About this RNA:
This is a predicted complex of two RNAs, RNase P RNA and transfer RNA, with 490 nucleotides together. Rfam match: Bacterial RNase P class A. Its family is annotated with dimeric ribonuclease P complex, tRNA processing and ribonuclease P activity in the Gene Ontology. Model confidence (mean pLDDT): 76 of 100.

């Protein structure tokens, strides 16, 4: 210098003018106006996960159904997130990718092609036999297919074949190392039941539902209307505690009528048919649920100080944790942050000149070439997008730019 | 804001516990019939199964992420 990999950050700055919004305050009867502070993001987005908070039930545990996750260890409030490691795959490498449990519990599927596709199979070929029709042996070779029941080599055989042997692969039980996933060497086994679980399923673990339009309070208005279903929540009550009022009393207290709460016990809404229970029909009613109909489009809280941000130090490979110091940074109702001008910054395109760099000549106060870099001029561009209860993640979108680390190649010293 | 659903031919829909030419009706085109048209009969064309990845031998179908469209949810009594 070229090509590439990983990580972090920014995503315009300043000034002037004109605007926008909330809150506070002042003026004004009001409409409105003045002043001051403050005023979007790395994704505020998708709403895909996980929590806080609130209600459903006052809380907890278990089971079932449904849903989710899926190597191991750690981090975390928690996670499907993050970090480290293991295994597999890709790359020369830096590094990247993996929904990465179980196919020997069971069910199902493996189209077409092919002779044969799941406890295999003889189409061609090879070998032996033959009455020349074929029969038997053979899974080495060919062909089909996504996939054909270990691979390579030597021996062996009629031809072949783990049939025998060596190496590689695979399986088994122990051993060693590691917290573990897993790895390693030796021994034994001739090799035996292929794939699909983002098909049903099995195993392990996690999991109640709804969502700030949650929910709480105040106010206004309406017909506290109608239908269906559930339910009979209740009613009476001896008596007792307490409260405040009145009368009497010096006071303790007594009495009177009243309210709230508790309550032994009795009846379990009523009517009808009927002998009781059970059961049926009709009527009644507080509450609850659903539907129809009616009314309102108001205010306050929830609401932003929080698993918060920044800096130093310590622990940890890291994710992260702990201590100390500093900071306060939109709270909002359908909802505000924008525009213009100038200068600057970055970048793209076009042009100018030969001022500097560069190249070249040289008679060395110089001459020439060139738009490659700087310089100057003009024009354009500066994204994606916009809080709405709040956090931690993931994913997706994003003009352009900066910084750090690493790998490979070439060159120079 | 929150919750949920859908996308297959010009239109309306099947097919979606995976299997290779993706179907049906209407519409459209051509032919037949008719003096002509309609109706009828016969035949044909037309689809990146919204898009992009992944799983799988194989995806309209299963999974993930985008895009577009649609639906419901306020409070009081």
């Nucleotide at each position: 210098c070229c090509a590439g990999g990983g990580g972090g950050c920014c995503g315009g700055g300043c000034a002037g003018c004109c605007g926008c919004g909330c809150u506070a305050u002042c003026c004004g009867c009001a409409a409105g106006g003045g002043u001051a502070u403050c005023g979007a993001g790395g994704a505020a987005a998708g709403u895909c996960c996980g929590g806080g908070c609130u209600c459903c039930a006052c809380g907890a545990a278990g089971c079932a159904a449904g849903g989710g996750u899926g190597g191991c260890g750690g981090g975390u409030a928690a996670c499907g997130c993050c970090c480290g490691c293991c295994g597999g795959g890709g790359g020369u490498a830096a590094c990247c990718c993996c929904a990465g449990g179980g196919a020997a519990a069971g069910u199902g599927c493996c189209a077409c092609a092919g002779a044969g596709a799941g406890c295999a199979g003889a189409c061609c070929g090879c070998c032996g036999g033959u009455u020349c029709g074929c029969c038997g042996g053979u899974a080495a070779g060919g062909g089909u297919g996504a996939a054909a029941g270990g691979g390579u080599g030597c021996g062996g055989u009629a031809a072949g074949a783990g049939c025998g042997c060596a190496c590689c692969g695979g399986g088994g039980g122990g051993c060693u190392g590691g917290u573990a996933a897993c790895a390693g060497a030796a021994c034994c086994c001739g090799c035996a039941u292929g794939g699909c679980a983002a098909a049903c399923c099995c195993c392990a673990c996690c999991u109640g539902g709804a969502g700030c339009a949650a929910g709480a309070c105040c106010g206004a208005a309406u017909a506290g209307g109608g239908g269906c279903g559930g339910c009979g929540c209740g009613c009476c009550a001896a008596g007792g505690c307490c409260c405040a009022u009145g009368u009497c009393g010096c006071a303790a207290g007594a009495c009177a009528a009243g309210g709230u709460c508790c309550a032994a016990g009795g009846c379990a809404g009523g009517u009808c048919a009927g002998u009781u229970u059970c059961g049926g029909a009709c009527c009644c009613g507080a509450c609850c649920g659903c539907c129809c109909g009616g009314g309102u489009u108001g205010g306050u809280c929830g609401c932003u100080u929080g698993a918060g941000c920044c800096g130093c130090g310590c622990c940890g490979c890291a994710a992260g944790g702990c201590c100390c110091g500093g900071c306060c940074u939109a709270g909002a109702g359908g909802a505000a942050u924008g525009g213009c001008u100038g200068c600057c910054a970055g970048u793209g395109c076009g042009g100018a000149u030969a001022c500097g760099g560069u190249c070249u000549c040289u008679u060395c106060u110089g001459g020439g070439a060139u738009a490659c870099c700087g310089u100057c001029c003009g024009c354009g561009c500066u994204a994606c997008a916009g809080a709405a209860c709040c956090c931690g993640g993931c994913u997706u979108a994003c003009a352009g730019g900066c910084c750090c680390c690493c790998u490979g190649g070439c060159g120079u010293a | 804001g929150c919750a949920c659903c859908c996308a297959u031919a010009g239109c309306u829909c099947a097919g979606c516990a995976g299997g290779a030419u993706a179907g049906a009706g209407c519409a459209u085109c051509a032919g037949a019939u008719u003096c002509c048209u309609a109706a009828u009969c016969u035949g044909g064309g037309g689809g990146c199964c919204a898009c992009u990845g992944g799983u799988u031998c194989g995806a309209a179908u299963c999974c993930a992420g985008u895009u577009g469209g649609g639906u419901g949810c306020a409070c009081c009594a």